[in-house]
RNA sequence: GGAGCCAUAAUUCAACGGUAGAAUAACCGUCUCAUAAGCGGUCAGUUCCGGGUUCGAAUCCCGGUGGCUCCA
Numbered sequence: 001g002g003a004g005c006c007a008u009a010a011u012u013c014a015a016c017g018g019u020a021g022a023a024u025a026a027c028c029g030u031c032u033c034a035u036a037a038g039c040g041g042u043c044a045g046u047u048c049c050g051g052g053u054u055c056g057a058a059u060c061c062c063g064g065u066g067g068c069u070c071c072a
Base pairs, nucleotide, nucleotide: 001071002070003069004068005067006066007065010024011023012022013021018055026042027041028040029039030038048064049063050062051061052060
């Protein structure tokens, strides 16, 4: 210098262009003499940033930023 992949909740990850979810964590309750485990519930997001396309974008297109990898 060139190319590919990734970026979504505190964390790990889902999500045909049509209501953004799960698990874990945290908090509350239940259970127990008590703690843990189990069970029930609550809390959680400007979907990395800026534009474009579309009736509608996490998703498609362009540019940027960051991370990983490959080629030179």
Model confidence (mean pLDDT): 85 of 100. The RNA shown here (transfer RNA) has 72 nucleotides and comes from Clostridiaceae bacterium OM08-6BH. The sequence is in RNAcentral, with records from ENA and Rfam. Lineage of the source: Bacteria > Bacillati > Clostridia > Eubacteriales > Clostridiaceae. Rfam family: tRNA. It is annotated as a transfer RNA.